[in-house]
RNA sequence: GGCCCCUUAGCUCAUUGGCUAGAGCAGUACUCUCAUAAAGUGAAGGUCAUUGGUUCGAUUCCAAUAGGGGCCA
Numbered sequence: 001g002g003c004c005c006c007u008u009a010g011c012u013c014a015u016u017g018g019c020u021a022g023a024g025c026a027g028u029a030c031u032c033u034c035a036u037a038a039a040g041u042g043a044a045g046g047u048c049a050u051u052g053g054u055u056c057g058a059u060u061c062c063a064a065u066a067g068g069g070g071c072c073a
Stems, first nucleotide, its partner, number of pairs: 001072007010025004018056001028042004049065005
């Protein structure tokens, strides 16, 4: 220098165009217990990396940029 893949909650990951989106773990509140742990119940937590474009409508499609990984030279 060229090509390919990835980027969504604190962490690990779903969501392949249709209500600005879910799960597990972690943390947190409550129940249980003399207490802690385990177990159970609930709530909270998101600019779907950024910008622009396509579309009636974008986390999803396209382009550029940024970051990470891989292959080739």

Predicted 3D model of a 73-nucleotide RNA (transfer RNA).
The coordinates come from a structure-prediction model, not an experiment, and the mean pLDDT is 82.
It matches the Rfam family "tRNA".
The sequence is in RNAcentral, with records from ENA.